A computed fold for an 84-nucleotide RNA from Salsuginibacillus kocurii DSM 18087, annotated as c-di-GMP-I riboswitch aptamer.
């Protein structure tokens, strides 16, 4: 170089759910909490998807729209340490 296997060591994040605090909502900060997670590390008009409707349209009837919000949905960048 390439193929195989996943061991060890510092560790790291942290769902549900409570608590509180911001928002109209989704959601989001924070603290306790672990269900996961080898990118659970950035990024969200300018990829796709997904959720929300203060408000605008529509107009009594379900709707219809992000500029709002989700990267722990999929993507795109990036990027540590190790033993055969």
């Nucleotide at each position: 170089a390439a193929a195989u296997a996943u061991c060890a060591u510092u560790g790291g994040c942290a769902a549900a759910c409570a608590g509180u605090c911001u928002g109209a909502a989704a959601a989001g900060g924070c603290u306790g909490g672990a269900c996961g997670c080898a990118a659970a590390g950035c990024u969200u008009c300018a990829g796709g998807g997904g959720c929300u409707u203060c408000c605008a349209c529509a107009c009594u009837a379900a709707g219809u729209g992000a500029u709002g919000c989700c990267a722990g949905c999929c993507a795109g960048c990036u990027g540590c340490g190790c033993a055969a």
Rfam family: c-di-GMP-I riboswitch aptamer. Rfam's curators write: GEMM was predicted in a large-scale screen for bacterial structured RNA regulatory elements. Rfam links the family to the GO term cyclic-di-GMP binding. The sequence was found by an Rfam model in a public genome assembly. Model confidence (mean pLDDT): 77 of 100.